Predicted 3D model of a 243-nucleotide part of an RNA (large-subunit ribosomal RNA, domain VI) from a Minisyncoccota bacterium.
Context: one part of a larger RNA
RNA sequence: CGUCGAGUUUUGAGGAGAGUUGCCCUUUGUACGAGAGGAUCAGGGUGAACCAACCUCUGGUGUAUCAGUUGUCCUGCCAAGGGCACAGCUGAGUAGCUAAGUUGGGAAGGGAUAAGAGCUGAAAGCAUCUAAGCUCGAAGCCCACUCCAAGAUUAGAACUCUUACCCAGGUUAAAGACUAUGACUUUGAUAGGGUGCAGGUGCAAGCUCCGUGAGGAGUUCAGCCGAGCACUACUAAUUGGGU
Numbered sequence: 001c002g003u004c005g006a007g008u009u010u011u012g013a014g015g016a017g018a019g020u021u022g023c024c025c026u027u028u029g030u031a032c033g034a035g036a037g038g039a040u041c042a043g044g045g046u047g048a049a050c051c052a053a054c055c056u057c058u059g060g061u062g063u064a065u066c067a068g069u070u071g072u073c074c075u076g077c078c079a080a081g082g083g084c085a086c087a088g089c090u091g092a093g094u095a096g097c098u099a100a101g102u103u104g105g106g107a108a109g110g111g112a113u114a115a116g117a118g119c120u121g122a123a124a125g126c127a128u129c130u131a132a133g134c135u136c137g138a139a140g141c142c143c144a145c146u147c148c149a150a151g152a153u154u155a156g157a158a159c160u161c162u163u164a165c166c167c168a169g170g171u172u173a174a175a176g177a178c179u180a181u182g183a184c185u186u187u188g189a190u191a192g193g194g195u196g197c198a199g200g201u202g203c204a205a206g207c208u209c210c211g212u213g214a215g216g217a218g219u220u221c222a223g224c225c226g227a228g229c230a231c232u233a234c235u236a237a238u239u240g241g242g243u
Base pairs, nucleotide, nucleotide: 001151005161006160007159008158009157010156014148015147016146017145020048021047022046023045024044025043026042032037050105051104052103053102054101058099059098060097061096065092066091067090068089069088070085071084072083073082074081075080109143110142111141116136117135118134119133165242166241167240168239169185170184171183172182173181190236191235192234193232194231195230196229197228199225200224201223206219207218208217209216210215
């Protein structure tokens, strides 16, 4: 830009992906075989590698969430804190992102066939799977499974609105380089804040008591807390333009 202006749901021409395989058990120590050995067919189970999704579990990370701690400087001093030293170091760790973690997948089935196996059957009174005709037959081919898909310009279909609409601005995240996409814009839970909960850390400060003291105990499963889940308009989502 086109497809009728916008929207919702779709058909599927066409395209992409997937397609692997081991071992064990039953049948069965059966058929077969002198024995040694040892099946077909059929059914069941469990893995490997690969692929996809996810974070309940097991873990990793988690640059400032909590605690411990060294040196030094500072807040006048004590105490309590702050800065710097790789995030100073150490022990843990929410969300998110993750694999080594979890879950799922390959299938089954149908059609037409290849090599091959056959039926009927002449040419050629026989024979012959082939010449006419017919039945089977593969991890392969076409469907089937998953995904994209009407720029499929052959631009499809159904439905709603019938001048219906579109854009900018703002609060933003399951989205994201920008853009785009999604949510919301006071008729409001979109983000921040607040409250509660989950979760993390692990028992704060102050005070009291015990100890000469380093320190310990109680108050105290405390205190503090980034992303999580709810609730709550306290703050910010003013409004404007085009057709």

Rfam family: Bacterial large subunit ribosomal RNA. Gene Ontology terms of the family: structural constituent of ribosome and ribosome.
Its mean pLDDT, the model's own confidence on a scale to 100, is 86.
The organism belongs to Minisyncoccota, within Bacteria.
The RNAcentral record of the full RNA draws on ENA.